This is a predicted structure of a 71-nucleotide RNA (transfer RNA) from endosymbiont GvMRE of Glomus versiforme. It matches the Rfam family "tRNA". It is annotated as a transfer RNA. Rfam links the family to the GO term triplet codon-amino acid adaptor activity. The organism belongs to Mycoplasmatales, within Bacteria.
[in-house]
RNA sequence: GCGGAUGUAGUUAAGUGGUAUAACCGUAGCCUUCCACGCUACUGACAGGGGUUCGAUUCCCCUCAUUCGCU
Numbered sequence: 001g002c003g004g005a006u007g008u009a010g011u012u013a014a015g016u017g018g019u020a021u022a023a024c025c026g027u028a029g030c031c032u033u034c035c036a037c038g039c040u041a042c043u044g045a046c047a048g049g050g051g052u053u054c055g056a057u058u059c060c061c062c063u064c065a066u067u068c069g070c071u
Stems, first nucleotide, its partner, number of pairs: 001070007010024004018054001026042005047063005
C1' cells in the first nucleotide's frame, strides 16, 4: 500500500427498516441477628460524519479504532 472482519450499557452477547433485548455488575427495597444466597424494582448503550427512506442499530459512502490475510 491492497483486501476482509468486527465496533450495541462498566463487561459479555442478541437484534437483517417500525418504541433496542438479556445476563453479570451497580443502586434501592424485601428476607436474615449480621453477611452471603434468594426475590422485586430502578439507572445506564447503537464508534463519528454524510446519504437513501415516511422511518436506519440495520442499507450505501467516507473517516476512526481493533483484528486477520496479502505484498